[in-house]
Context: one part of a larger RNA
RNA sequence: CUCAGGAGAAGGAACUCGGCAAAUUGACACCGUAACUUCGGGAGAAGGUGUGCCCCGGUAGGUUGUAGUCCCUCGCGGACGAAGGCCGAUGGGGUUGCAGUGAACUGGUGGCUGCGACUGUUUAUUAAAAACACAGCACUCUGCAAACACGAAAGUGGACGUAUAGGGUGUGACGCCUGCCCGGUGCCGGAAGGUUAAGUGAUGGGGUGCAAGCUCUUGAUCGAAGCCCCGGUAAACGGCGGCCGUAACUAUAACGGUCCUAAGGUAGCGAAAUUCCUUGUCGGGUAAGUUCCGACCUGCACGAAUGGCGUAACGAUGGCCACACUGUCUCCUCCUGAGACUCA
Numbered sequence: 001c002u003c004a005g006g007a008g009a010a011g012g013a014a015c016u017c018g019g020c021a022a023a024u025u026g027a028c029a030c031c032g033u034a035a036c037u038u039c040g041g042g043a044g045a046a047g048g049u050g051u052g053c054c055c056c057g058g059u060a061g062g063u064u065g066u067a068g069u070c071c072c073u074c075g076c077g078g079a080c081g082a083a084g085g086c087c088g089a090u091g092g093g094g095u096u097g098c099a100g101u102g103a104a105c106u107g108g109u110g111g112c113u114g115c116g117a118c119u120g121u122u123u124a125u126u127a128a129a130a131a132c133a134c135a136g137c138a139c140u141c142u143g144c145a146a147a148c149a150c151g152a153a154a155g156u157g158g159a160c161g162u163a164u165a166g167g168g169u170g171u172g173a174c175g176c177c178u179g180c181c182c183g184g185u186g187c188c189g190g191a192a193g194g195u196u197a198a199g200u201g202a203u204g205g206g207g208u209g210c211a212a213g214c215u216c217u218u219g220a221u222c223g224a225a226g227c228c229c230c231g232g233u234a235a236a237c238g239g240c241g242g243c244c245g246u247a248a249c250u251a252u253a254a255c256g257g258u259c260c261u262a263a264g265g266u267a268g269c270g271a272a273a274u275u276c277c278u279u280g281u282c283g284g285g286u287a288a289g290u291u292c293c294g295a296c297c298u299g300c301a302c303g304a305a306u307g308g309c310g311u312a313a314c315g316a317u318g319g320c321c322a323c324a325c326u327g328u329c330u331c332c333u334c335c336u337g338a339g340a341c342u343c344a
Base pairs, nucleotide, nucleotide: 001339002338003337004336005335006334007333008332010330011329014328019325027051028050029049030048031047036041038173052095053094054093055092056091061087062086063085064084068080069079070078071077072075096100108323109322110321111320112319113318114317115315116314120132121131136171137170138169139168140167141166142165148157149156150155174310175309176308177307179240180239181238184237185236186233187232188231189230190229193228194227195226199222204217205216206215207214208213241259242258243257244256245255268302269299280296281295282294283293284292
C1' cells in the first nucleotide's frame, strides 16, 4: 500500500453527480397517532413509557377436568365443580450492575412533487424502468363446415366452444370527461351512368380457288369485379390558420373587417419526461438555489382512448427538502486479521 473487520476528540453532509457507503432505528407489551382517503386504508404513521432478579405468589384468573353436588324431558343429558395437569397476569414491596429485548437475530423517520393505478413481467451475461402485461373501456370481424391461424392437400387448432362466444386492433384501475373536421387515405354501403379483360363475332378487306369452301385480318354489339362516380364512417389512418383595425391615461381587445380552409384546438393542463430564447418573471425554501415547490401564460413545438386532467393505496422508480444519525468530509489516527514486500 491492498483487502476484510473494529474504535474515535470537536463539528455533523461542510463530502459527493447524488448521504454512494457507513451509522442511526430495530424485539415484545402498553399509551398514543395527522393530512388525505376509493372508508378498506394511511398506520408499526409520528411520538412516548416499560422490560433483569427476589418476595407477596405460580397468587387472581383462564383452560382441561376426576370425585362430588344440583337439575331434568332419565340420557353415551345439562349446569357447577374440591383434587390433579397445562397456561398465567395486573398490582405492591425489595434488590443489583455503567448498562436487564445486557449477546445474536431484529423497520431510520417525516414532508412536497413527476411517472406508472395496483400484485406481476422484461434485455440468461452492462438497462428492472416511466418499458411490457393487467382488470376495466371502446371499435371491428365472425351465424358455425364461423371469423382467424398452420398446412400445395388431407386435416388440425379455434372448440367437443356458439355472439354473456371466439378472433383482431387501440386504450389501460377508479373519478370527471373525451370537442370540431369525412377534403386526402382506408373501410362500409350504393339494381343508375362512364371506363374495362377473356369471351362473343355484326361488317368490311386480303390470299387461294371455276365455285362451294379453306384461311388471314378488321373488330360493331354484348360483356364481371375493380376504378371513376354518389353517400356514410374519426375510441379508422389522420388534421385542427393568417393579416389588419377598434374601449374616455396607457396597456389590452369582449367587438369589427378581410383572405384561406375539410375544419381552424373546445374542456382541462401549461417554461411541463414537452419551453428554443431561458438560470423566462413573481412568490416559497437557503446566508447564498441553472435543481425543487406554488403561480403567471409570451404553448419555438400540450391537448382529449397515438387518450386529457385529477387521484387514495402501491414502487429495490425519478427530482427536491427536513429530522435523527454518522470517518462521506474538515483531517486523519489507532487496533485486529489476511495479503503484498524482506529474510529464513
Predicted 3D model of a 344-nucleotide part of an RNA (large-subunit ribosomal RNA, domain IV) from Azovibrio restrictus DSM 23866.
Its mean pLDDT, the model's own confidence on a scale to 100, is 88.
The source organism's lineage runs through Bacteria, Rhodocyclales, Rhodocyclaceae, Azovibrio and Azovibrio restrictus.
It matches the Rfam family "Bacterial large subunit ribosomal RNA". Its family is annotated with structural constituent of ribosome and ribosome in the Gene Ontology.
The sequence was found in a public genome assembly.